[in-house]
Molecule: transfer RNA
Organism: Anoplophora glabripennis
RNA sequence: GCCUCCUUAGCUCAGUGAGGUAGAGCGCUGGUUUAGAAAACCGGAGGUCGUGAGUUUAAAUCUCACAGGAGGCA
Numbered sequence: 001g002c003c004u005c006c007u008u009a010g011c012u013c014a015g016u017g018a019g020g021u022a023g024a025g026c027g028c029u030g031g032u033u034u035a036g037a038a039a040a041c042c043g044g045a046g047g048u049c050g051u052g053a054g055u056u057u058a059a060a061u062c063u064c065a066c067a068g069g070a071g072g073c074a
Base pairs, nucleotide, nucleotide: 001073002072003071004070005069006068007067010026011025012024013023020057028044029043030042031041032040050066051065052064053063054062
């Protein structure tokens, strides 16, 4: 220098094929329970979907540029 892949909640990741309400587990937190705690059960908060632009009635999803990371070739 070229090619491919990844970036979504505090952490690990689904969701992208075929655009239409942003999710799960763990963690955090309130309650039930307990003498108290753990476990269990019932709730809750937490996200400008890496950044910017474009297409579209509508974008995490499609297109382009950029940033960060991983791998390959030279």